[in-house]
Context: one part of a larger RNA
RNA sequence: GAUUGAACGCUAAAAAAAUGCUUUACACAUGCAAGUCGAACGGUAACAGGUCUUCGGAUGCUGACGAGUGGAAAAAAAGUGAGUAAUACAUCGGAACGUGCCUAGUAGUGGGGGAUAACUACUCGAAAGAGAAAAAAAUACCGCAUGAGAUCUACGGAUGAAAGCAGGGGACCUUCGGGCCUUGUGCUACUAAAAAAACUGAUGGCAGAUUAGGUAGUUGGUGGGGUAAAAGCUUACCAAGCCUGCGAUCUAAAAAAAGUCUGAGAGGACGACCAGCCACACUGGGACUGAGACACGGCCCAGACUCCUACAAAAAAAAGCAGUGGGGAAUUUUGGACAAUGGGCGAAAGCCUGAUCCAGCAAUGCCGCGUAAAAAAAGAAGGCCCUCGGGUUGUAAACUGCUUUUGUACGGAACGAAAAGCCUGGGGCUAAAAAAAACGGGUCAUGACGGUACCGUAAGAAUAAGCACCGGCUAACUACGUGCCAGCAGCAAAAAAAAUACGUAGGGUGCAAGCGUUAAUC
Numbered sequence: 001g002a003u004u005g006a007a008c009g010c011u012a013a014a015a016a017a018a019u020g021c022u023u024u025a026c027a028c029a030u031g032c033a034a035g036u037c038g039a040a041c042g043g044u045a046a047c048a049g050g051u052c053u054u055c056g057g058a059u060g061c062u063g064a065c066g067a068g069u070g071g072a073a074a075a076a077a078a079g080u081g082a083g084u085a086a087u088a089c090a091u092c093g094g095a096a097c098g099u100g101c102c103u104a105g106u107a108g109u110g111g112g113g114g115a116u117a118a119c120u121a122c123u124c125g126a127a128a129g130a131g132a133a134a135a136a137a138a139u140a141c142c143g144c145a146u147g148a149g150a151u152c153u154a155c156g157g158a159u160g161a162a163a164g165c166a167g168g169g170g171a172c173c174u175u176c177g178g179g180c181c182u183u184g185u186g187c188u189a190c191u192a193a194a195a196a197a198a199c200u201g202a203u204g205g206c207a208g209a210u211u212a213g214g215u216a217g218u219u220g221g222u223g224g225g226g227u228a229a230a231a232g233c234u235u236a237c238c239a240a241g242c243c244u245g246c247g248a249u250c251u252a253a254a255a256a257a258a259g260u261c262u263g264a265g266a267g268g269a270c271g272a273c274c275a276g277c278c279a280c281a282c283u284g285g286g287a288c289u290g291a292g293a294c295a296c297g298g299c300c301c302a303g304a305c306u307c308c309u310a311c312a313a314a315a316a317a318a319a320g321c322a323g324u325g326g327g328g329a330a331u332u333u334u335g336g337a338c339a340a341u342g343g344g345c346g347a348a349a350g351c352c353u354g355a356u357c358c359a360g361c362a363a364u365g366c367c368g369c370g371u372a373a374a375a376a377a378a379g380a381a382g383g384c385c386c387u388c389g390g391g392u393u394g395u396a397a398a399c400u401g402c403u404u405u406u407g408u409a410c411g412g413a414a415c416g417a418a419a420a421g422c423c424u425g426g427g428g429c430u431a432a433a434a435a436a437a438a439c440g441g442g443u444c445a446u447g448a449c450g451g452u453a454c455c456g457u458a459a460g461a462a463u464a465a466g467c468a469c470c471g472g473c474u475a476a477c478u479a480c481g482u483g484c485c486a487g488c489a490g491c492a493a494a495a496a497a498a499a500u501a502c503g504u505a506g507g508g509u510g511c512a513a514g515c516g517u518u519a520a521u522c
Stems, first nucleotide, its partner, number of pairs: 001522004006518005018364001019362002021327001026325003030322003036071002040069002043065002047063003050059003079280003089204006099195001103192007110144001112142002120133001122131003150159003164185006172179002207251002213243003218240008259270004282303005306315001333359001335358003341355001342353004374400001382393004408458005416449001421443005466511005472491002477506005
């Protein structure tokens, strides 16, 4: 000199766009952060509308829908950096591997069965909850058939699948429910692609030898097991290997990297924010479900802590967003909205979304703006200095005309929002249509921010300057006070009666809504 996720002291006008627990991976009151689908199902607790009514009510008939069965989602998004020196990360490769949703394609979707929740009526329990009886549904569950392809094979063969729902319709049939046909969407099996995962090889990046030997599933082979898959991954047997002075092992510290800061560069230090990767979710262990987890807001066991208890038992985990206590030099609101972007579910309307978009707080940094500008004298008053002549503050002020950024008041007022929806043209499937998609036209909406940005009008210099320093390094000097005292101090030094070095004042210098100090890096 540059820099910072900074802190402290003094001070402070408004704006844009950023950033904000670096410490205790410490403990947490309260609210919210993962719901959704009735076009899978039996149904009807609440609300609204019908219908009937003896006016008490009844009825799922309709819009819808609590609880329940079922589906897909919950493995994403969001957080943190404890652990980890290699099962990590970065770069370049490899083969032996499974995949829900999405895309393209092929083949099928036949015929049966038995349960179970909800509900009803009970029982146990303080509660959390649990038990048993009867009835009864499905895209829940289980067989049978079929087998293009798939898997296995001794090449003969064997194994193993499914589910419907919604809309429309001319003949024909009907037990008037429909069958039948058809469209859409599901379902089953398989192939390919894409994407995201899992595995594996090499190279690279910290310190210590006051750590020199380490290792028995250890290194390799064969057989068995196991995995989606290669492999001592595991097991039995066999061999005795394998790593190491190019630093094994051990110890300490540590998420790694794109990058960030600095520097002419080489280097050095660091890894906040943002995007990708890894690991973790009170501590330790375990599996279940599933395409995917050994699962932050799932389950089981153990532990510590908190809480409840009728002592048998039960509940919780903010390293999600706010917020509280604690720790600390130190770090924000228990805010608004799903309007946009994105995500989940749904045919859609839509619902949910502390992701996100916004607002609030903080000069924490960065960027730009303002606090006025012109004119005004041999130069007012006051202050300070003085050789008492004067000098300086100083064109500075007053005074005169001008301007209105900003602020105040009033008025107008956004972009971000066109997709979707509805109507319609068109097109296409079909025996024929309806509905849907490609491509068009028209139309009605939808804004948290916010009456905000922005624009206009009005009055009026009106609403707006501090901080540090002035002996040298280092830009800027005098007076008084003090008297090795009080104090200053980055270095060297200075203060002992004339202190440009301490304190105050006047003057000056530097930076400026900041300035200075401290800490840290180059």